Overview:
Small-subunit ribosomal RNA, central domain from an uncultured prokaryote, 351 nucleotides, folded computationally.
[in-house]
Context: one part of a larger RNA
RNA sequence: UUGGGCGUAAAGGGCGCGUAGGCGGUCUUGUCGGUCAGAUGUGAAAGCCCGGGGCUCAACCCUGGAAGUGCAUCUGAAACUGUAAGGCUUGAGUAUUGGAGAGGAAAGUGGAAUUCCUGGUGUAGAGGUGAAAUUCGUAGAUAUCAGGAGGAACACCAGUGGCGAAGGCGACUUUCUGGACCAAUACUGACGCUCAGACUCGAAGGCGUGGGGAGCGAACAGGAUUAGAUACCCUGGUAGUCCACGCAGUAAACGUUGACAACUAGGUGUCGCGGGUAUUGACCACUGAGGUGCCGGAGCUAACGAAUUAAGUUGUACCGCCUGGGGAGUACGAUUGCAAGAUUAAAACUC
Numbered sequence: 001u002u003g004g005g006c007g008u009a010a011a012g013g014g015c016g017c018g019u020a021g022g023c024g025g026u027c028u029u030g031u032c033g034g035u036c037a038g039a040u041g042u043g044a045a046a047g048c049c050c051g052g053g054g055c056u057c058a059a060c061c062c063u064g065g066a067a068g069u070g071c072a073u074c075u076g077a078a079a080c081u082g083u084a085a086g087g088c089u090u091g092a093g094u095a096u097u098g099g100a101g102a103g104g105a106a107a108g109u110g111g112a113a114u115u116c117c118u119g120g121u122g123u124a125g126a127g128g129u130g131a132a133a134u135u136c137g138u139a140g141a142u143a144u145c146a147g148g149a150g151g152a153a154c155a156c157c158a159g160u161g162g163c164g165a166a167g168g169c170g171a172c173u174u175u176c177u178g179g180a181c182c183a184a185u186a187c188u189g190a191c192g193c194u195c196a197g198a199c200u201c202g203a204a205g206g207c208g209u210g211g212g213g214a215g216c217g218a219a220c221a222g223g224a225u226u227a228g229a230u231a232c233c234c235u236g237g238u239a240g241u242c243c244a245c246g247c248a249g250u251a252a253a254c255g256u257u258g259a260c261a262a263c264u265a266g267g268u269g270u271c272g273c274g275g276g277u278a279u280u281g282a283c284c285a286c287u288g289a290g291g292u293g294c295c296g297g298a299g300c301u302a303a304c305g306a307a308u309u310a311a312g313u314u315g316u317a318c319c320g321c322c323u324g325g326g327g328a329g330u331a332c333g334a335u336u337g338c339a340a341g342a343u344u345a346a347a348a349c350u351c
């Protein structure tokens, strides 16, 4: 390579958007590039294969045939595919209606709590731990009451609840704004799916500039513990955590499960929309499509398990990735970054 694979053994890209490319619903007509059939030419000789023959046999050699899956030209077929033209509505989309939502951005507001400051009451302890000590306190602490300042986070509601492509999103109000869902019609008429490269977004931590700094808290200091204790525990505490604008681009970025479509027993919760019957009305019962969970068959799986939210069946469809362990996600080179680093990515050697 062929192949076989990718939930847990190696292997799904962190997520999206989308170019090239690959693939693509249904009907009619034309065309004949692909496809299929036939013919002609060519496909050197030797070799391989088959028949016959010559060296005493064989190896070897001679001769004839076949084969040479290919290419070119010509003639045809018209189902499929391509292509051209014209239709269709089920895929896709648009318009109208409705409700749901921590979806996003900006501005403003609120209460509880911690800390600090000021004042009152008040007096000897407080704090902390397994026990202590460092620490704070007669310059009046802790406790308690009143007032003020400032920053950060939003208890209850809260729910295998909701929303988002993922990262993620949770006090309240306003403004701007994206998406999904249900129902009923109308319209466009394949406008679709996937996607190398490109581009966007991307937790925490980190970096740059300028702010901010209550609490927490890497580093650091001290107290303990211990044989030691560069830790676990305690007292402090700087970066950071917060905001604005840039950079960075990684995570067990996980459902460790790429995206799309169709099909394939059920049962039971829950969320947002409906439908019809019944009812005074709300529930309840029945039912439709959409999400989100649990349980469980067939089939699948090495087993575990998964099972209409598939890891089942299907698609000649599309993309990414794997190919023994270590060396190594390293070296070198290249790209990128202010740097830290990131991306791409070996080999020797060894088992």
Base pairs, nucleotide, nucleotide: 003323004322005321006320007304008303012319014201016199021194022193023192025088026087027086028085029084030083031082033081034080035077036076037075038074039073040072041071042070049065050064051063052062053061054060091191092188093187094186095185096184098181103177104176105175106174107173108172109171110154115149116148117147118146119145120144121143125136126135162169163168206247207246208245209244210243211242215241216240220236221235222234223233258318260315261314262313263312266295267294268293269292270291271290273288274287275286300305324351325350326349333344334343335342336341